[in-house]
Context: one part of a larger RNA
Molecule: small-subunit ribosomal RNA, 5' domain
Organism: Bdellovibrionales bacterium
This record gives sequence, structure tokens and C1' cells, in this order.
RNA sequence: GGAUGAACGUUGGCGACGUGCUUCAUACAUGCAAGUCGAACGAGAAAGCCCCUUCGGGGGUGAUUAAAGUGGCAUACGGGUGAGUAACGCGUAGGUAAUCUGCCCUGAGGUGGGGAAUAACUGAUCGAAAGAUCAGCUAAUACCGCAUAAUAUCUUCUUAUUUACGCAUAGGAAGAUUAAAGAUUUAUCGCCUUUGGAUGAGCCUGCGUCCGAUUAGCUUGUUGGUAAGGUAAAAGCUUACCAAGGCUGUGAUCGGUAGCUGGUCUGAGAGGAUGACCAGUCACACUGGGACUGAGACACGGCCCAGACUUCUACGGAAGGCAGCAGUAGGGAAUAUUGCACAAUGGGGGAAACCCUGAUGCAGCGACGUCGCGUGAGUGAUGAAGGCUUUCGGGUUGUAAAGCUCUGUUCUUAAGGAACAAAAAAAUGAGUGUACUUAAGAAGAAAGGACCGGCUAAUUUCGUGCCAGCAGCCGCGGUAAUACGAGGGGUUCAAACGUUAUCC
Repeated sequence: GGAUGAACGUUGGCGACGUGCUUCAUACAUGCAAGUCGAACGAGAAAGCCCCUUCGGGGGUGAUUAAAGUGGCAUACGGGUGAGUAACGCGUAGGUAAUCUGCCCUGAGGUGGGGAAUAACUGAUCGAAAGAUCAGCUAAUACCGCAUAAUAUCUUCUUAUUUACGCAUAGGAAGAUUAAAGAUUUAUCGCCUUUGGAUGAGCCUGCGUCCGAUUAGCUUGUUGGUAAGGUAAAAGCUUACCAAGGCUGUGAUCGGUAGCUGGUCUGAGAGGAUGACCAGUCACACUGGGACUGAGACACGGCCCAGACUUCUACGGAAGGCAGCAGUAGGGAAUAUUGCACAAUGGGGGAAACCCUGAUGCAGCGACGUCGCGUGAGUGAUGAAGGCUUUCGGGUUGUAAAGCUCUGUUCUUAAGGAACAAAAAAAUGAGUGUACUUAAGAAGAAAGGACCGGCUAAUUUCGUGCCAGCAGCCGCGGUAAUACGAGGGGUUCAAACGUUAUCC
């Protein structure tokens, strides 16, 4: 000198775009953040309104309704955090002849005929509650057999090509195994098997990836083999048996620290530091463990077990998990609103209408940062008054002010008023009566901070008297202090200026 997710002090007019718990991965009141489908299925209220009435009630509509249940898809995305991790975690380059892939695209074929249940519901019972049990009824695209079936899968044999490989690709022969569900507005949407693709994911490998030797030896599923099991899949992944291997001074093991990267800051570069925001990726979801469902999880707002903590309790038992968005307490030098909307972009469900979406779009707060604009312009010498200073003549503040003539950025009021909205047309805007435009008014409402001994641009008077104090370094102050404090003056930056912390 540059930089910052900064903080503190003094000061503070406006706007645009960004950005905002770096500390306790501490604990959380309250609300919201993941639902949707009646064109899969059975069942199905009430208020209100209308009519009848023997005044008890009944009928219609509400109603293809609400609320719930079975079933499907989604909830593995999106959003948060960086605790753990020095690792194939990440980066980069490859491999998979060792693999999977819902929805989507594409080609081929099929969708025949049956059965038994169960929730909802009704009745009964238990319980403070959460909830649970028994009996009975019922439906389906829920569940279970049967039929059919291959270019699918498996076994045996075989031909060609390829390969380090009997393993891959293409083809042939024989045998075995395996499927389905319907809905409706009749035009579609589904369902089953299968080919290829796209997308996503798993696994493996080369190289790179902090500090410590005041850590020198480490390892027994450890290293390899055989067999079996297991997985979508190679493999000590697991087990039994056999062998005794494997790693290490090119730093094993142990300890400390840390998510990694694109990037960011600095620097002429080499390099050094760093990993907020944005993007990619990994890990985690009160702590530890486990599996279930599923194409995909060992699952933030799912389940089970254990633990700590909190809440309810009739003491027998129950319930909970903000490192989602707001918000609260605590911690701290320190970090925001319990806001609006699904109008746009995107996501989930649905044939659609539409519903949901604290993703997202916006608004609010903070000079936290960057950038832009303003706080007036011209003229004005009796060089006014006042202040300060003086050698008492003056000098300086200073064209500065006043005065006169203008302008209207910003501001106030009034009027008008967008784009963002869309692929036939119409409709649809949270932000918003916002941005912007016009008119009127008014110089009115808008400048401070640090510094002035040298480094370093800028000096005088008074006070103080090694005191009070200053200070980044050198150093100032003990009676004429350009260094302390105040006034005048000056220098410099400016809605900021200084200080502190940290990096180059």
C1' cells in the first nucleotide's frame, strides 16, 4: 500500500446492487417449511336454504361436498450446517469384460380366467391420555393361486469375432423358470414382459492433497490362497481351513489440526494466505446403534432399541427433537422481520381445473461493503462586524459572509403511470400506485473525522511545569513545549473518518 462476512469511537442526506451468528453441532415457547390424486376404491356428514307436518318429525337441496380410511405417486428432490473426516473424502485422468437405474424417450409382444381377505363402518370392552383389544360387514389399479409366454433369465452343447481371460459381442440347438389392472367425458390414460437410449448412482485404479521423529517400529481378518456365504456388483465384504505374510526413513504407526474444490485476497511474477456469499462434491440431522419400505435411504420435519435432556400424567404410563424460515434464551466485540406472494422461475401430485411449495420472487432492518448523486451556482471589497494575532502600522479568517441574480439533483405536494405477462385469443402482478414522467413550492431540511516534531502534506497564541498527559518508531513534558490541553489558522480524506484485529 492492498484486503475483510469485521468490531469499536466520533459523525451521518439519498439511491442502486450486493451482503449480514466467523462465538455454544448450546437449549428451544409459538406459527409455518410436503403434499396431492374422486378419471384406482368403498363409505359419507353438518350448518344454511326450500317444501310438507298429526308440531314428535319427514322430504329435497347443500353433496361428484367437508372430515377421515384403503390404494397410487412424491416425501432419497428442494432447504440447513461443517461436528466428524488426513480418507479414493476431495481434485484430476481413467476403468467397470464386476454393476444398478422409478418417472422420461424409443422398438417388439401381451393385457385370459378365478379366489380369499381387510381398513373405513357398526356393536362391545379397556385406558386419565396416547391409544388398544374383540366380534360382525364391504370395495379396489390392495393381496393370492391358475392359464399363456419370449429375442427375458438359468442349465447343457455349439459357430465366428474379440480379449491377458472358457467370462464379452453376434448367431444356432435342446430343456427348465417367470407376468399383468383397470379407469373414463370413447378419445385416451394406464398395467405386464422385454430391446436400445438418456439421466442419475455404486464400485475400482494412477497421480496430487497440512504440521510433529521431543511419535520408529506397526499389523492377526492382519497379507495371500482354497471352499462356502453374501451383494445390483469385484473384493477378507463375512465365515471355516491352509500358508506367514503385508506396511515402514520416498516417514509406516501414533499425536495434533482441518470438510475438499472451482475460486477469493495479495504479489510484476514465482509464491504466500484463505475456502464467507455463488457453483460442484462429501459428511451430518439431540447422542450411539439398527434395520424396514422403496428404482433410490440405512432416511433433517419416517420406524425400532438404548442414553441424556424437556413436557404431560389420574403415577399405571405417554410425548418431543429449528445444523428448514421467522423468532426466543444463553454465549459473545459482533450479525436482521415471529413480513407479503405463489404474479414470475423451478419442484411434487393430478387427464385437467387446480392444490401444495419459508425453494424462489419481493419487501423490512444494519454506512457492513462497492458504486453513483447531493449538501447549491454566478456575482459580490467599505476587504463589514466578530474571532485570532500583532513589532499596534497592520496581518489573517476572506469572495468567505451579507446583499443581488439564478437553478431545482435530492426533498414536499398534486396529476399521470410502466416493463417484468407467456408460443391462437382472453384472464392472471406479491413487489406497487413502485420505477419513471409532468407541474408547483422552497437555498430552504442535508459535513464531518483524523492529523499538523521527524518519518509525513500541514503552525501560532495561551494554559500546564518530568505534573497532567502524549506515543506506530525515534522520543516529547523539570517556566518562553510547532510533540501534553484549549483557541485561531492550516493539511488531508469525505458520508464517511480514525482505531483495533487478521492476511499478503